This is a predicted complex of two RNAs, RNase P RNA and transfer RNA, with 450 nucleotides together. Rfam match: Bacterial RNase P class A.

């Protein structure tokens, strides 16, 4: 150096101006209080409640996508047995938890060389062959990658077409003292196996349901009619059932009313940041030190202007390398103007994973092979 | 937001316990038949089974991941 793989980071910076949106603070009047402090007065609504003034501060991501997984939370009369369903699957950890991650074992895949088979071309030999060259297949690896990798000696069930047979063993041929041996040229698979991303079996785990869960104000009234079950115990316990519990409603259809508001929800957390001659092959734990870091409910995190930066067009400068006789011509480089462009994407309960999309930019590492010392 | 569901010819569906030519009706397009049209009968054509991957010999068919469309859940109760 060349050729391959892999990992981690960033996703424009600053100014000025105009704007959205969350916290926190604050003056003056008026009612209650001794005080601390409450409540009120504007606007907005019928209410419940919500908003406004000024002044500091805080404001999107590696995916906030998807909703594929696990989990926290809430609720369900608190989930015990039993069936059915559903998910995981070498093995050993890691974590709250996983299907996620780490290290391991096995299978597969994976590039130059070499090695083997073929194949063209030249060259040499009297021939059989040799040499070199191109170009093909193969094999066996390296970095890596990739596995939905229990189990088909429990059992069902599949196999199209071709073939004499396609899952039961036999059939032809030929051979043999002897079903004693060998062969069958079709297919992916020919007698001994595949196929559990087919049923099934094992071992393990799973109680359902989801922030439209839930609680709580406030409005609303035709909390009506009809039908069918139901105190002989229903509906419920979110598939079914038996025990347990519970105790008076429930279910369909019509008709009709309200469809606003508070909390859940945003910090004290499976949290960020730094730092360790901590432990451990690794994930990841572990001990200091520091920080508080985005929140609305049609849904905020933008807009316009300078100046740099980075990409790329396009104009003309200067410099360098080749080729030319020259004119000039191809290739590199630096700077200069004028134009463009600056990916994917947008939190809605909150977190850890996994997939999926992404203009580009920086930077670290590991094989090989080739050439120096 | 959550939690389900579909996607085959122009249109409407079939076919899904994997087996190769993926139908069917109703439009399309030619004949027949009629003076002519429609009804009728007869025949052609048309399909990346949304799109990629993987399992398998084989995939519309099973799995995973995307794309597009589409249902359903709050209050009286």
């Nucleotide at each position: 150096g060349a050729a391959g793989c892999c990992c981690g980071c960033c996703a424009g910076a600053c100014c000025g101006c105009c704007g959205c949106u969350g916290g926190u603070g604050c003056a003056a009047c008026c009612u209650c209080g001794c005080a601390a402090g409450a409540g009120g007065a504007c606007c907005c609504g019928a209410a419940a409640g919500g908003g406004a003034g000024c002044a500091c501060u805080g404001g999107a991501g590696g995916a906030a996508c998807g909703u594929c997984c696990g989990g926290a939370c809430u609720g369900c009369a608190c989930a015990g047995g039993g069936c059915a369903g559903c998910g995981u699957a070498g093995g050993a950890g890691g974590u709250a938890a996983u299907a996620c991650c780490u290290c391991u074992c096995c299978a597969c895949c994976g590039a130059c060389c070499a090695g083997c088979c073929g194949g063209g071309c030249a060259g040499g030999g009297c021939a059989a062959c040799c040499u070199g060259c191109c170009g093909g297949g193969u094999c066996c690896u390296a970095a890596g990658g990739u596995g939905a990798g229990g189990a088909u000696c429990a059992g069902a069930g599949c196999a199209a077409c071709a073939g004499a047979g396609a899952c039961g063993a036999g059939c032809c041929g030929a051979u043999u003292c002897a079903g004693u041996u060998c062969g069958g040229g079709u297919g992916a698979a020919a007698c001994g196996g595949g196929c559990a991303a087919u049923c099934u079996c094992u071992a393990c785990g799973c109680g359902c349901a989801g922030c439209a869960a839930u609680a709580c104000c406030a409005a609303a009234u035709a909390g009506g009619c009809c039908a069918g079950c139901g105190u002989c115990g229903a509906u419920g316990u979110g598939g079914c059932u038996c025990c347990g519990c519970g105790g008076a409603g429930c279910u369909g259809g019509c008709g009709g009313g309200u469809a606003g508001g508070u909390a859940g929800c945003a910090u004290c957390g499976a949290g960020c940041c730094g730092g360790g001659u901590g432990g451990g092959c690794g994930a990841c734990c572990c001990c200091c030190g520091g920080c508080c870091c985005a929140g609305a409910g049609g849904a905020a995190u933008g807009g316009c202007g300078g100046u740099c930066a980075c990409a790329u067009g396009c104009g003309g400068g200067c410099c360098c390398u080749u080729c030319g006789c020259a004119a000039g011509a191809a290739g590199g480089g630096u700077g200069c103007g004028c134009g463009u462009g600056c990916a994917c994407a947008g939190a809605a309960u909150c977190c850890g994973g996994c997939u999926u999309a992404c203009c580009g930019g920086c930077g670290g590492g590991c094989u090989u092979c080739a050439c120096a010392c | 937001c959550u939690g389900c569901c579909c996607a085959u010819a122009g249109c409407u569906c079939a076919g899904c316990u994997g087996g190769a030519u993926a139908g069917a009706g109703c439009a399309a397009c030619g004949g027949c038949c009629u003076u002519c049209u429609a009804a009728g009968c007869c025949g052609u054509a048309g399909g990346u089974c949304g799109c990629a991957g993987g399992u398998u010999c084989g995939a519309c068919u099973c799995c995973u991941g995307c794309u597009g469309g589409g249902c359903a859940g709050g209050c009286c109760a």